[in-house]
RNA sequence: GUCCUCGUAGUUCAACGGAUAGAAUAUCUCCCUCCGAAGGAGAUGAUGUGAGUUCGACUCUCGCCGAGGACA
Repeated sequence: GUCCUCGUAGUUCAACGGAUAGAAUAUCUCCCUCCGAAGGAGAUGAUGUGAGUUCGACUCUCGCCGAGGACA
RNA backbone atom coordinates (compact mmCIF):
# COMPACT_ATOMS: atom_id res chain seq x y z
C1' G A 1 0.00 0.00 0.00
C1' U A 2 -4.29 -3.54 -1.38
C1' C A 3 -8.01 -6.71 0.55
C1' C A 4 -11.01 -9.08 4.53
C1' U A 5 -13.41 -9.17 9.47
C1' C A 6 -14.95 -6.33 13.56
C1' G A 7 -16.50 -1.76 16.78
C1' U A 8 -23.51 -1.97 21.28
C1' A A 9 -23.76 -0.76 29.39
C1' G A 10 -17.51 -1.18 33.58
C1' U A 11 -17.12 -6.55 31.32
C1' U A 12 -19.20 -10.86 28.22
C1' C A 13 -23.02 -11.26 24.59
C1' A A 14 -28.24 -10.49 22.10
C1' A A 15 -31.54 -7.50 18.94
C1' C A 16 -36.17 -10.08 10.18
C1' G A 17 -35.05 -2.70 8.39
C1' G A 18 -40.41 -1.83 12.64
C1' A A 19 -42.88 -2.07 20.33
C1' U A 20 -39.43 2.03 25.26
C1' A A 21 -31.93 -1.49 22.22
C1' G A 22 -32.59 -6.87 25.96
C1' A A 23 -30.02 -10.31 29.20
C1' A A 24 -25.90 -12.08 32.27
C1' U A 25 -22.24 -10.08 35.32
C1' A A 26 -20.36 -5.84 38.00
C1' U A 27 -21.76 -1.30 41.07
C1' C A 28 -25.49 1.05 44.41
C1' U A 29 -30.18 0.79 47.52
C1' C A 30 -33.76 -2.18 50.04
C1' C A 31 -35.68 -7.07 51.96
C1' C A 32 -33.99 -11.52 54.33
C1' U A 33 -29.97 -12.85 58.54
C1' C A 34 -27.50 -12.08 65.24
C1' C A 35 -23.64 -10.58 61.26
C1' G A 36 -22.05 -12.08 56.55
C1' A A 37 -22.55 -15.36 52.18
C1' A A 38 -26.43 -17.23 49.24
C1' G A 39 -31.36 -15.80 47.72
C1' G A 40 -35.37 -11.99 46.50
C1' A A 41 -36.92 -6.81 44.81
C1' G A 42 -35.40 -2.28 42.62
C1' A A 43 -32.02 1.60 40.53
C1' U A 44 -27.95 3.36 37.42
C1' G A 45 -25.61 2.44 32.84
C1' A A 46 -24.56 1.51 25.82
C1' U A 47 -25.22 1.51 19.47
C1' G A 48 -16.93 4.54 17.61
C1' U A 49 -17.69 9.28 14.55
C1' G A 50 -19.85 12.24 10.33
C1' A A 51 -23.02 12.02 6.18
C1' G A 52 -26.52 9.31 2.85
C1' U A 53 -30.78 5.80 1.46
C1' U A 54 -35.64 4.79 3.70
C1' C A 55 -42.11 6.26 6.21
C1' G A 56 -38.63 3.93 9.67
C1' A A 57 -31.33 2.30 10.48
C1' C A 58 -27.67 -1.27 15.83
C1' U A 59 -28.93 -3.45 10.99
C1' C A 60 -28.11 -1.07 4.23
C1' U A 61 -24.32 2.57 1.45
C1' C A 62 -19.92 6.05 1.69
C1' G A 63 -15.95 8.78 4.30
C1' C A 64 -13.11 9.13 8.80
C1' C A 65 -11.21 6.96 13.55
C1' G A 66 -9.79 2.52 16.13
C1' A A 67 -8.75 -3.11 16.73
C1' G A 68 -7.41 -7.80 14.47
C1' G A 69 -5.94 -10.74 10.15
C1' A A 70 -4.05 -12.04 4.87
C1' C A 71 -0.90 -10.56 0.83
C1' A A 72 2.99 -7.43 -0.84
A computed fold for a 72-nucleotide RNA from Candidatus Kaiserbacteria bacterium RIFCSPLOWO2_01_FULL_53_17, annotated as transfer RNA. Rfam family: tRNA. Rfam describes the family as follows. Transfer RNA (tRNA) molecules are approximately 80 nucleotides in length. The sequence is in RNAcentral, with records from ENA.